[in-house]
RNA sequence: GGGGAUGUAGCUCAACGGCAGAGCAAGCGGCUCAUAACCGCCAGGUUGUCGGUUCGAAUCCGGCCGUCCCCA
Numbered sequence: 001g002g003g004g005a006u007g008u009a010g011c012u013c014a015a016c017g018g019c020a021g022a023g024c025a026a027g028c029g030g031c032u033c034a035u036a037a038c039c040g041c042c043a044g045g046u047u048g049u050c051g052g053u054u055c056g057a058a059u060c061c062g063g064c065c066g067u068c069c070c071c072a
Stems, first nucleotide, its partner, number of pairs: 001071007010024004018055001027041004048064005
């Protein structure tokens, strides 16, 4: 330099173009002499970014940025 994949909650990941979710972690409560484990509850998001398509975009298309892989 060329090609491809990928980016969603603190972490790991879901989500047919039509209400953004789960598990773990955090917080609160229960249990315990206490801690851990376990149980219950609650909160947490500009879906990397800027545009485009569409009645409607996390999802489709393009640019840029980050990460990974391949080729040179």
RNAcentral holds the sequence, with entries from ENA. A computed fold for a 72-nucleotide RNA from a Chthoniobacterales bacterium, annotated as transfer RNA. Taxonomically the source falls in Chthoniobacterales (Bacteria, Pseudomonadati, Verrucomicrobiota, Spartobacteria). Model confidence (mean pLDDT): 83 of 100. RNAcentral records the identical sequence in 2 taxa.